[in-house]
RNA sequence: GGAGUGGGCCAGGUAGACGCUGGCGUCCUUCGGACGCGAGAGGAAAGUCCGAGCUCCACAGGGCAUGAUGCUGGCUAACGGCCAGGCGGGGCGACCCGACGGAAAGUGCCACAGAAAACAAACCGCCCACGGCCAACCUUGGGGGAGGCCAGGCAAGGGUGAAAAGGUGCGGUAAGAGCGCACCGCGGCGGCAGCGAUGUCGCCGGCACGGCAAACCCCAUCUGGAGCAAGAGCAAAUAGGGAGGCACGGGCGCGCAGCAGACGGCGUCCAUUCGGUGGCCCGCCGAACGCCUCCGGGUUGGCUCGCUUGAGGUGCAGAGCAAUCUGGACCCUAGAGGAAUGUUUACCGCCCCUGAGGUUCGCGAGGAGCUCGGGGGGAACAGAACUCGGCUUAUGGACCACUCCGAAC
RNA sequence: GGCCCCGUAGCUCAGUAGGAUAGAGCGGCGGUUUCCUAAACCGUAGGCCGCAGGUUCGAAUCCUGCCGGGGUCA
Numbered sequence: 001g002g003a004g005u006g007g008g009c010c011a012g013g014u015a016g017a018c019g020c021u022g023g024c025g026u027c028c029u030u031c032g033g034a035c036g037c038g039a040g041a042g043g044a045a046a047g048u049c050c051g052a053g054c055u056c057c058a059c060a061g062g063g064c065a066u067g068a069u070g071c072u073g074g075c076u077a078a079c080g081g082c083c084a085g086g087c088g089g090g091g092c093g094a095c096c097c098g099a100c101g102g103a104a105a106g107u108g109c110c111a112c113a114g115a116a117a118a119c120a121a122a123c124c125g126c127c128c129a130c131g132g133c134c135a136a137c138c139u140u141g142g143g144g145g146a147g148g149c150c151a152g153g154c155a156a157g158g159g160u161g162a163a164a165a166g167g168u169g170c171g172g173u174a175a176g177a178g179c180g181c182a183c184c185g186c187g188g189c190g191g192c193a194g195c196g197a198u199g200u201c202g203c204c205g206g207c208a209c210g211g212c213a214a215a216c217c218c219c220a221u222c223u224g225g226a227g228c229a230a231g232a233g234c235a236a237a238u239a240g241g242g243a244g245g246c247a248c249g250g251g252c253g254c255g256c257a258g259c260a261g262a263c264g265g266c267g268u269c270c271a272u273u274c275g276g277u278g279g280c281c282c283g284c285c286g287a288a289c290g291c292c293u294c295c296g297g298g299u300u301g302g303c304u305c306g307c308u309u310g311a312g313g314u315g316c317a318g319a320g321c322a323a324u325c326u327g328g329a330c331c332c333u334a335g336a337g338g339a340a341u342g343u344u345u346a347c348c349g350c351c352c353c354u355g356a357g358g359u360u361c362g363c364g365a366g367g368a369g370c371u372c373g374g375g376g377g378g379a380a381c382a383g384a385a386c387u388c389g390g391c392u393u394a395u396g397g398a399c400c401a402c403u404c405c406g407a408a409c
Numbered sequence: 410g411g412c413c414c415c416g417u418a419g420c421u422c423a424g425u426a427g428g429a430u431a432g433a434g435c436g437g438c439g440g441u442u443u444c445c446u447a448a449a450c451c452g453u454a455g456g457c458c459g460c461a462g463g464u465u466c467g468a469a470u471c472c473u474g475c476c477g478g479g480g481u482c483a
Stems, first nucleotide, its partner, number of pairs: 001405007009397002012348007020040002023037006042381001046392002049390005054227004061282004067222004071085005086100001087098004101218002106216002108212003123158002125154003131150004137144002166184006185207001186205008231305004241295006249270006272288006312331003316327004350378004354373004361366001410482007419435004428466001437453005459475005
């Protein structure tokens, strides 16, 4: 000098002028206005992808389904987040990435090509040991017999494919083959280390068990629904309109009346029906001349609360490898409900262009950083709407640490 | 602000328990027919399946993240 990797940090500053939105105070004629004081966006406020708080549905209960997550340990209010570790993969490296349970529970799929795509099979090929036939040739005879064919053996080689039924080597064989052996891989058992994922060592098994679960599924864990337009209160308004659905059952007791019974009333229990519990069942709750659904109509298009003090922030000490936790100190920092947080001037700072000086360097041509001056331009992504913790995406700048390469010493 | 849904040819839609050339109708273009046009008949072009990444031998289809559009909620 070039190319990278990781990490946290900042989001121009000061002053003036003119404005905007809330709050508080004073004054004016109450609606409202004037003046003063003080406050006023982010690291992502975004996407709404996860997790919670909060509120309502009954107090959110049991089961099924659905959905989500998926190596281990820890952190946390919780999480699909974070930290540490294991294993696998990528990079020369700093370092990065991983939906990383189960394919010997079952089902399913694997197109085309290929002989064969999962209980293996045999197209080309290899072989003639064993069985049969033919047979050159040898032999006095009995017979022997190169070679060929049938039947058969094989899966080493070729070829197809994304994938071909462990890999390499040696032995072995008619040819071959885990057929045998060594190493590697795989599976099982045991010892040791570790909380564990896992690692390592030894023994056994010749290999049976191809891939796909971001296919169904199985296993483990979690999971009720809706969302601040949740919801609560106040104010205002009316004709309680039309259609549809369901429904008025039984037992016991009381009492009107001295006994018994009927009807009706009240209470209670059971059954049924409807509705709620926004997937279903149970359970629970409400109602049974009322409840529910749909359509239509009226009123306000309002006010107050929820609403910002919170798993809050800053810095310190301690525990921990870390995420994080604990202790005490200080601080209060938008809360308008259609939405304000802006514009401009001057100076300074940063970057770019340009002029001059001039150090290191270089034989020289030249000339970085640096100093002084001039001129104009640039400064990203973006904007709170109940609130937090994360993730993801968009985006400007400077810094620190580390890695690799080149050159010089 | 919250919640839900959808993107395939110029337009309207098929294709979604993955299988290799992604289809149909209308429309476009060329031709036949006609004096000309329409209709009819024949032929033909046109697609990065919204974008990017992943899983898989293989993705319009499965998964994740973005982009665009629409609907609904006092």